[in-house]
Molecule: Purine riboswitch aptamer
Organism: Clostridium polyendosporum
RNA sequence: AUUUUUCGUGAUAAGAUCACUCAUAUAUUUUUGAUGAUAUGGUUCAAAAGUUUCUACCAGAUGCCGUAAAUAUCUGACUAUGAGCGAUUCUGUUUAGUUA
Repeated sequence: AUUUUUCGUGAUAAGAUCACUCAUAUAUUUUUGAUGAUAUGGUUCAAAAGUUUCUACCAGAUGCCGUAAAUAUCUGACUAUGAGCGAUUCUGUUUAGUUA
């Protein structure tokens, strides 16, 4: 110096998983038919719509309704997809050193 080989440091690429953030969808919404209460109340069920979309479509609080038929507003996610960033693991490449 070269070849093979052991341990193994650093770097790098891709895959997988997890967490966080952002974006899109959807407005945790609308419609219809029933059902059930009444200011200590405002429920329950079914179907449909809504999404290049699977699933979900509720909870709490506040108002409002002067006893009647109807609820309004606020706050809170989940799920699907994409992107960014971080971590872990596996595989590959390369590499300081190291064993034979």